[in-house]
């Protein structure tokens, strides 16, 4: 784009169209083929007339009514006879076919129709109807008897007929009507004239049978198939040719260019789609074929082997009196039935068309036309204009407002379509019939034909089309979508649930993808769905694809058929080319007019359409004949290299056995003899088709130079054939090694491996079989062109040469680069994967599978050829960037090693876990949680539990009311609270009021440490103080991306040099900042004191100095600057010197891009969501502080480098007024008592400690360690009970250096030792500073850890904590085998043989014609013969279901 279309939901009109795609299933009713009376006998019925006869009635005896009789008339039931009935209508079930399609052909028939011309004499016996009488339920049937004919049968005439012996024979017919002037007449008529028929014979036109080339679907897992089967003869038979039938003779015929089989299908014009070639398809229209309840069969006819005919057989329905009959909607309606699913038992012959008749006319479910259906196409409506208070409601909202939205209302209009109600074409004429008029015929008639004019009859649709009036916006919008594709967004709701989905994928609590609304996009009387075809799809590739790595080159060759083929003359005319003729039906599509108001639709002309057919020409170029040529290709003779095939034979060295010697734990050295198998590694290299020793013999093929000769002899190569590694297999040998299996021993968790010991098939020889490998260059075989350089192998030339060598060219091979090109890149490049030809082989997502089953081959093993179901959405290549690697280089880092100290054992602090609890509030969970938030939980804090209270709340804004705030004293309670009571009238003020505060009341509201850290801000933490992260141009590459930023050197650094298709930049690095080391300069107070003085028991205490020290301001100073080397004349790097300090001095702040959904909703914001007499908010008490336990971090030790005891010596840094406290004095002591002094370089905290000195303890559970536990205080505090701290007296536990494992430190550090500080009433072993004493080791980068760069492999990208294999267990789905079992279909063989043809026969009968008869001629019947359907037995063939069990397989 499409559709005979179904479903969902909706649904206004009209045209024009189309409607059982499935059960060729069954079917009730009812119509769908009749007609002629101008062929005939006739008249049942019906209408008209009444001659006549007969009745009855009435009577005027003759009439008149009625009734029956009468075929007299018009017509006519049933029959006889003629035409139709074979057309039209339906249907696609069979058919792979001469069925259809195209183009032809010759042996043929034809009613009706049209021309031509001949002719229609004369005669006969019959028999329906009907009559009577039997018979049957019924369908229908028998005698006998009457009768006509355009029924039937002789004669006659008889050819352009038909047979023929060519002389001749034979062969027909029917009449019926109209009118009519003489004439005849039996009065009917003859007769004459139209007309309409009949008979024969020629032509026409349209038919209709036959035959023929070309076309017409899959399947090779169907390959051979045929006996009337090819042919011929002869005859038979048909309208004809023909094995079409028969007899006889020969033995053909078809077939890979696909026969035979098996499957599906009615074919074509077309229709749908596609640019197109081409796919699909065969409804409706139209042509052909087939069928007509199955099978079969003939009759009748011009035409059937007949859809509304006949006979049989079957099967089903029906009727039956049980004897027997009857039926066949795939005609039109219509019913069951199946389906998803497809109409009315409709009106008319007006129109066109059929049949039948002279005609009138009658039939006609063909046709016309209504009726159902949005089933499809076109149209057309469902209003139009105005209309901002931007209306109300919805919906969103950032609350401001946007949106619906000129959209409604309103106002003004306007009536198409449906409704009323009037009016009204055309479909109808060339056409019936009737008149008049000419004309033809004929007989101056008529009838009839023909023309013209007059008025006449006829419409099913129809209440038409159309046109006018009437009212009134009045009656007339809906579907589907809104995450991308794809045009269209927000709320709610839910919360991987419920759904949703064409593909991707949506839903786990802020879904544009679910349901819903708003609001929006598309189409619009339709919108969506599923179903189907085309096309996108170059995704079967003729047009127009591929095969090194994506699926695809056969394992190799030889050749068959077949395809394709050098150069030239010349014939030919198949193939091409061009003309001419014929033909390809109509419709359809297109063009271009016309007709319905448009359009669809309908209609005129015209153009198109074929691998068609005939004839004709031309002669290039294929072919096809003749003939030549020497380039391809091949013989020959000369040379040439080679691990080329076969077959026979030999040779050392190793292993093994065996004997001997020697030696003994093992080892060295020698010599022999037997078997059997292999020729050592590692690069090469000829050669070979693929498969590997040397010699002798035997053979193949190659290669070169030149010569002769063949003359296209050539290349490919379906099928064929021959070969063909290992392993396997068969028979016979051999059998030393090495070795599947198996055995024994190790590794291991395990080890049916890897490792060792052994050890059989085998591996080796013969002959045979198998036939496959990642048989590979994953690359078919020839042949031709297209830029070069290197290397080697064997040649040939040709320069040059004393030689050895050497340079050039040339063509076979064999290797590395490379330009054009190609390639998806990779990669290929003369040896093509480049650009062409010829040829053959393969390929068409993954898996299922190279499987099953069928065939062929094998002895088996197995080989080959080779689907399907069903299942996924991917599989797959190349390169890309990271990431990983028990892969490589390169290199850092307390990362390891050297080292020092610890951790882990013990006892106690503290976190956590877990468990316990009314609560043990919560967070933090590897490193990077766990002396963490907590720089300090007794109440508080505190968030947790209980219990008692509060509900505009403790807290903020806003109203209204009262009162100042406020303080103080009482009751009740555990307190919040509740309740008196006393005291207070403040500020500002323009004099109304305000501001603050406080009680009270209502309302918005507040409050939440409630839940999301995976919705977020901000903060942090970590890789990491790691070096390293990006851009901007530019070049490279289709692209991902590269480059730079890799690479040589260097560095602590992507530090800096240098080379570079890159150049340059930014975030990082350093460096600018702080602190500290050296020095100067500058100011000296509370800090300092050499010098001068004064003074003290001492002290810088005082005078004074400003020199030092310190402070604390500014400045020098270090910059690889200089020297030597090493480096590449760099960069830098090693070593020196000067320096206080030297290679970043040392140490701190400072943390690129980014990573981990890392931590924080409990600091703080903050979004969503939850709670409002509670999750908010007060109060008290209790909890965080529990304890079998288990782990992190520390603190004390465990002791002599020590503990105690005396003496005695040096810090820094820091803190103080609700504060730090000297001094004194009391207490053993925590600490009390008063109090100076400081807001602090002044005063206070403050004593440093380790350290020196000198005692003492002597290796002990101590004079070590100090927990516990009792008892007694001291501080702070409203209060130390749960639950502080400190002191003092007794106590005096457990450790005697800590398994496994683990941790931290490289120098003023570890290790030790004290001192302060935040927090703080009080509480520190923690934390966060100070300073004192102050080491030891680093070979070195193998390994553990983490980390940079560069490369490499990758099937990982949630990124190695990735991916993923196969069994086992369960579910479920398809499918092989199978003991079998039911159906189908066609074959062979026999058996039966209805009806029917067609032969036979005289049993019986027998109008016409012969005959004087007897009889015959013919013909029925019966009887048989041949041949058949249906049926039936056997048999093997294939195909379908369906099978206990049983095999893989897919999926979860």
């Nucleotide at each position: 784009a499409u559709u005979g279309a179904a479903c969902g939901c909706u649904g206004g009109c009209g045209g024009c169209a189309u409607g059982c795609u499935u059960a060729a299933c069954a079917c009730a009713u009812g119509c769908a083929a009749g007609u002629c009376g101008a062929a005939c006998g006739g008249c049942a019925g019906c209408a008209c007339a009444u001659a006549g006869c007969c009745g009855u009635a009435g009577u005027u005896u003759a009439c008149u009514a009625c009734g029956g009789u009468g075929g007299g008339u018009g017509g006519c039931g049933a029959g006889u006879g003629g035409c139709g009935a074979a057309c039209g209508g339906g249907u696609g079930a069979g058919u792979a076919a001469c069925g259809c399609g195209u183009a032809g052909g010759a042996a043929u028939a034809u009613a009706c129709c049209u021309u031509u011309g001949a002719g229609u004499g004369g005669g006969g016996g019959a028999u329906a109807a009907c009559g009577u009488g039997g018979g049957g339920a019924a369908a229908c049937g028998c005698a006998c008897g009457c009768u006509a004919a355009u029924a039937c049968c002789g004669c006659a005439u008889a050819a352009u007929c038909u047979c023929u012996g060519u002389g001749g024979a034979g062969c027909a017919a029917a009449g019926c009507u109209g009118g009519g002037g003489a004439c005849c007449u039996u009065c009917g008529g003859g007769c004459c004239u139209g007309g309409c028929g009949c008979u024969g014979a020629a032509a026409g036109a349209a038919u209709a049978g036959c035959c023929u080339g070309c076309g017409u679907c899959c399947g090779a897992u169907u390959a051979g198939c045929u006996a009337g089967u090819u042919g011929g003869u002869a005859g038979g038979g048909u309208a004809a040719a023909g094995g079409c039938c028969u007899a006889c003779c020969a033995a053909g015929g078809c077939g890979a260019c696909g026969a035979u089989c098996g499957g599906u299908a009615g074919c074509u014009g077309g229709u749908c789609u596609g640019a197109g070639a081409g796919g699909a398809u065969g409804a409706u229209c139209a042509g052909c074929c087939a069928c007509a309840c199955u099978g079969g069969g003939a009759c009748u006819g011009a035409g059937a082997c007949a859809c509304g005919g006949c006979c049989c057989a079957g099967a089903c329905u029906c009727c039956u009196a049980c004897g027997g009959g009857a039926g066949g909607c795939a005609g039109c309606a219509g019913u069951g039935g199946g389906g998803a699913a497809u109409a009315u038992u409709g009106g008319a012959c007006a129109a066109u068309g059929g049949g039948g008749g002279c005609a009138a006319c009658c039939c006609u479910g063909a046709u016309c036309c209504a009726g159902c259906a949005a089933u499809g196409c076109c149209g057309c409506g469902u209003g139009u204009g105005u209309g901002a208070a931007g209306a109300a409601g919805g919906c969103c909202u950032g609350c401001g407002g946007g949106u619906u939205g000129u959209a409604a209302a309103g106002c003004a209009c306007u009536u198409u379509c449906a409704g009323c109600g009037g009016g009204g074409a055309g479909g109808a004429g060339u056409g019936g019939g009737g008149c008049u008029u000419a004309u033809c015929g004929g007989a101056c008639a008529a009838u009839g034909g023909u023309a013209a004019g007059c008025g006449u009859c006829g419409g099913a649709c129809g209440u038409u089309a159309c046109c006018c009036g009437c009212a009134g916006a009045a009656g007339a919008a809906g579907c589907a979508c809104c995450g991308g594709c794809u045009a269209a967004c927000u709320c709610c709701g839910u919360g991987c649930c419920a759904g949703c989905a064409g593909c991707c994928g949506c839903g786990g609590u802020a879904a544009u993808a679910c349901g819903g609304a708003g609001g929006g996009u598309g189409c619009a009387a339709g919108c969506g769905u599923u179903a189907a075809u085309c096309g996108g799809a170059a995704u079967u590739a003729c047009u127009g694809g591929g095969c090194g790595u994506a699926a695809a080159g056969g394992g190799u060759g030889c050749g068959u058929a077949g395809g394709u083929g050098g150069u030239u003359a010349u014939u030919u005319a198949a193939g091409u080319u061009c003309g001419u003729g014929g033909u390809g039906a109509a419709a359809u599509c297109c063009c271009u007019g016309g007709g319905c108001u448009c359009a669809a639709c309908c209609u005129a002309g015209g153009a198109c359409g074929g691998u068609c057919c005939a004839c004709g020409a031309a002669g290039a170029c294929u072919g096809a004949g003749u003939g030549a040529c020497u380039g391809g290709a091949g013989u020959u003779g000369u040379g040439g290299a080679g691990a080329g095939g076969g077959u026979a034979g030999u040779g050392g060295a190793a292993u093994u056995u065996c004997c001997g010697g020697u030696g003994u734990a093992g080892c060295g050295a020698g010599a022999u003899a037997a078997g059997g198998a292999a020729c050592a590694c590692c690069a090469g290299u000829g050669g070979c088709g693929a498969a590997g020793g040397c010699u002798a013999c035997c053979u193949g093929g190659c290669c070169a130079a030149c010569a002769a000769c063949u003359g296209a002899c050539a290349c490919u190569g379906a099928g064929g054939c021959a070969c063909g590694a290992a392993a396997g297999c068969g028979u016979g040998g051999g059998g030393a090694g090495c070795a599947a299996a198996c055995a024994g021993g190790a590794u291991u968790a395990g080890a049916u491996a890897c490792c060792c010991u052994g050890g059989u098939a085998g591996u080796c020889c013969a002959c045979g079989c198998u036939g496959u490998a990642a048989a590979c260059g994953a690359u078919g075989u020839c042949a031709a062109c297209u830029a070069g350089c290197u290397g080697u192998g064997g040649g040939u030339c040709a320069c040059a040469u004393a030689a050895a060598g050497g340079u050039g060219a040339u063509a076979c091979g064999u290797a590395g680069c490379g330009u054009a090109g190609c390639u998806a890149a990779c990669g290929c490049g003369a040896g093509a994967a480049g650009u062409u030809g010829a040829c053959c082989g393969c390929c068409u997502g993954g898996g299922g599978a190279g499987u099953a089953c069928g065939g062929u081959c094998g002895c088996a093993a197995g080989a080959u050829u080779a689907a399907a179901a069903c299942u996924c959405a991917a599989a797959g290549g190349a390169a890309u960037u990271g990431a990983c690697g028990g892969g490589g280089g390169c290199c850092c880092g307390c990362a390891c090693a050297a080292g020092c100290g610890g951790u882990g054992g013990a006892g106690c602090a503290u976190g956590u876990g877990g468990u316990u609890u009314a609560a043990u509030u919560c967070g933090a969970u590897g490193c990077a949680a766990c002396g963490c938030g907590a720089a300090g939980a007794a109440c508080c804090u505190u968030a947790c539990c209980u219990a008692c209270c509060c509900u505009u709340g403790a807290c903020a804004u806003a109203c209204a009311g009262u009162g100042a705030a406020u303080g103080c004293c009482g009751u009740g309670g555990a307190g919040a609270c509740a309740u008196g009571g006393c005291a207070g009238u403040g500020c500002c003020g323009c004099a109304a009021g305000g501001a603050a505060c406080a009680c009270u009341g209502a309302u918005a509201c507040a409050g939440g440490u409630g839940c999301u850290g995976c919705a977020u801000g901000g903060c942090u933490g970590u890789c990491g103080u790691c070096a390293g992260c990006u851009c901007g141009u530019g070049u490279c590459g289709u692209g991902a991306g590269a480059u730079g930023u890799u690479g040589g050197g260097u560095u602590a650094a992507g530090u800096c040099c240098c080379g570079u298709a890159a150049c340059g930049a930014g975030c990082g690095c350093a460096a600018c900042c702080c602190c500290u080391g050296u020095c100067c300069u500058u100011g000296g107070u509370u800090g300092c004191c050499a010098a001068c003085a004064c003074g003290u028991a001492a002290u810088g205490g005082u005078g004074g100095g400003a020199a030092c020290u310190c402070c604390a301001g500014g400045g020098a100073g270090a910059c690889u600057g200089c020297c030597g080397g090493u480096g590449a004349c760099a960069a830098a790097c090693c070593g020196g010197a000067g320096g206080a300090a030297g290679g970043c001095g040392g140490g701190g702040a400072u943390g690129a891009c980014g990573u981990c959904a890392a931590g924080u909703c409990a600091u703080c914001a903050u979004g969503g969501c939850c709670c409002u007499u509670a999750c908010g908010g007060g109060u008290a008490g209790g909890g965080c502080u529990a304890c079998a336990c288990a782990c992190g971090u520390g603190c004390u030790a465990c002791a002599a480098u020590g503990g105690c005891c005396a003496g005695u010596a040096c810090a820094a840094a820091g803190g103080g007024c609700a504060g730090c406290g000297a001094c004194a004095c009391g207490g053993c002591g925590a600490c009390g008592u008063g109090a100076a002094g400081c807001g602090a370089a002044u005063c206070c905290c403050c004593a440093a400690a380790a350290g020196c000195u000198g005692g003492u303890c002597g290796u002990a559970g101590u004079c070590c360690g100090g927990a516990u536990u009792g008892g007694a205080g001291u501080c702070u505090g409203c209060a130390a009970c749960u639950c502080g701290a400190c002191u003092c007296c007794a106590u005096g536990a457990a450790g005697u250096c800590g398994g496994a494992a683990u941790c931290g430190c490289u120098a003023g550090u570890a290790a030790u030792c004290g001192c302060g500080a935040a927090u703080c009433a009080g509480c520190a072993u923690g934390u966060c500073g100070c300073g004192g004493u102050g080491a030891a080791u680093a070979c070195g980068u193998u390994c553990c850890c983490g980390g940079g760069c560069c490369u490499u492999g990758u099937a990982c990208a949630c990124a190695c904590c990735g991916c993923c294999c196969g069994u086992c267990a369960c579910a479920c789905c398809a499918u092989g085998g199978g003991a079998g079992u039911g159906g189908g279909u066609g074959g062979c063989a026999c058996c039966a043989g209805a009806c029917g043809u067609c032969g036979g026969u005289c049993g019986u009968c027998u109008a016409a014609c012969c005959g004087c008869a007897a009889g015959g001629a013919g013909g029925a019947c019966g009887c048989u013969g041949a041949c058949c359907a249906c049926g039936g037995u056997g048999u093997g063939a294939u195909u379908c279901a369906u099978g206990a069990c049983u095999g893989g397989g897919g999926u979860g």